The prediction has a mean pLDDT of 82. Small-subunit ribosomal RNA, central domain from an uncultured Parcubacteria group bacterium, 356 nucleotides, folded computationally. The RNAcentral record of the full RNA draws on ENA and SILVA.
Context: one part of a larger RNA
RNA sequence: CUGGGCGUAAAGCGUCCGCAGGUGGUCCAUAAAGUCAUUUGUCAAAUCCCGGUGCUCAACAUCGGAACUGCGAGUGAAACUUAUGGACUUGAGGAUGGAAGAGGUAAGAGGAACUGCUGGUGUAGUAGUAAAAUGCGUUAAUAUCAGCAGGAACACCAAAGGCGAAGGCAUCUUACUGGGACAUUCCUGACACUCAUGGACGAAAGCGUGGGGAGCAAAACGGAUUAGAUACCCGUGUAGUCUACGCCCUAAACGAUGAGCGCUGGAUUUGGGAAGUAUCGACCCUUUCCGAGUCGUUUUAUAAGCUAACGCGUUAAGCGCUCCGCCUGGGGAGUACGGCCGCAAGGCUAAAACUC
Numbered sequence: 001c002u003g004g005g006c007g008u009a010a011a012g013c014g015u016c017c018g019c020a021g022g023u024g025g026u027c028c029a030u031a032a033a034g035u036c037a038u039u040u041g042u043c044a045a046a047u048c049c050c051g052g053u054g055c056u057c058a059a060c061a062u063c064g065g066a067a068c069u070g071c072g073a074g075u076g077a078a079a080c081u082u083a084u085g086g087a088c089u090u091g092a093g094g095a096u097g098g099a100a101g102a103g104g105u106a107a108g109a110g111g112a113a114c115u116g117c118u119g120g121u122g123u124a125g126u127a128g129u130a131a132a133a134u135g136c137g138u139u140a141a142u143a144u145c146a147g148c149a150g151g152a153a154c155a156c157c158a159a160a161g162g163c164g165a166a167g168g169c170a171u172c173u174u175a176c177u178g179g180g181a182c183a184u185u186c187c188u189g190a191c192a193c194u195c196a197u198g199g200a201c202g203a204a205a206g207c208g209u210g211g212g213g214a215g216c217a218a219a220a221c222g223g224a225u226u227a228g229a230u231a232c233c234c235g236u237g238u239a240g241u242c243u244a245c246g247c248c249c250u251a252a253a254c255g256a257u258g259a260g261c262g263c264u265g266g267a268u269u270u271g272g273g274a275a276g277u278a279u280c281g282a283c284c285c286u287u288u289c290c291g292a293g294u295c296g297u298u299u300u301a302u303a304a305g306c307u308a309a310c311g312c313g314u315u316a317a318g319c320g321c322u323c324c325g326c327c328u329g330g331g332g333a334g335u336a337c338g339g340c341c342g343c344a345a346g347g348c349u350a351a352a353a354c355u356c
Base pairs, nucleotide, nucleotide: 004327005326006325007310008309012324014201015200016199017198021194022193023192025088026087027086028085029084030083031082033081034080035077036076037075038074039073040072041071042070049065050064051063052062053061054060091191092188093187094186095184096183097182103177104176105175106174107173108172109171110154114150115149116148117147118146119145120144121143125136126135162169163168206247207246208245209244210243211242215241216240220236221235222234223233258323259322260321261320262319263318266295267294268293269292270291271290272289273288274287275286276285305312306311329356330355331354338349339348340347341346
C1' cells in the first nucleotide's frame, strides 16, 4: 500500500463557519475528455512461459511461438461520469402569517437571606464537636426590635421541561439582536453536502491593568485527632470567586457515539405548531409536522437487524451513499529535541534509544 476499524478494547478534532479539494437532483440536445470496441505502430536482444531440436540425460545451448505492463495514431459506440446549451421542481434558499423559548448583549428595577455599622430592650454566656479546645463576650456578646450601608446569588414556579453549534443559559422590565419549528405552496431554479490549510467561539482554574469585596474559601495561622497528621473535624483567614478591558485555549469539553442525505414494525409520556371534529366558546378527541424521553420488573410482549458481550434499536451502534478527522501492542511519553503561539503558567505539533 491493500485490507480492517474508531459507544465501553487503540481510535470522532471541544464546537461551528468556510476557500481550495472531493462528492452531487430530474429531463432533452450536442460534443466525445474519461469509458468501451476495433485496426495499426511501438514496446532491442537476452531472461521468464509454451512447443520443438542438439550435446548418451540434465543443467546448458539453440529454433519457433506466446505473453505481461504501457504509450502513440486511425475508425467507431454514446449507457454512465464529464463539458456546453436549454428546461424542470422534489434538494437548497427566499417571501408572507400567527405562535414558543433560562438563545445573546446592554441598561434599569425588586424581594428574601447574609454580613457590617448606629440606636433600643436585655444579661452571662455564646459558638463549635463524636467529645473538646482554640475563638467571641461585662469596653455588654449571643438573643430580640428598628434604621442605614454593602456585595453576591436569584427560594417557590421547576418538570425525564425549554433554548443554544458547543462551552453554556434561570428574579423582573425595557432596548437592540441571533437561530429554529409550523402553516401557505407565492418566488428563485441545483444556488447543494463535506471540508485539509485558515478563521471565530470556547466551563473552571490561572495571568495583566483598574475597580469591587457580603458570604464562601486554595495558601497561611491556631485548636483538636494521632505513634506522627504538612490531612480528614473545629476557629480564623489571604489570593480567588464579582466587574471592565486584554490574555490563556485546556477538561470524564461525554451521548466517552464527526457532519449531511435516504430507507427500515410498534407502544407510551412530554414541549412547540397546524388541520379536522365538537362546542356559545374553551377543554376533550382524531390526524399530522418538528423537538425531548422511556420500553424496566412480574409478564406472551419491544419486531427485524446489528454487537465480543454489555447493549443499540426511526434521536441506530440497523441497511446504504458522500466528505472530513483519527487508530495500528504495553511502558518510555503526550515526554525529549526542533518549530509555532503565550507576559508567565504553559499550549499545539511530536519522536527515538532502551525495555517487557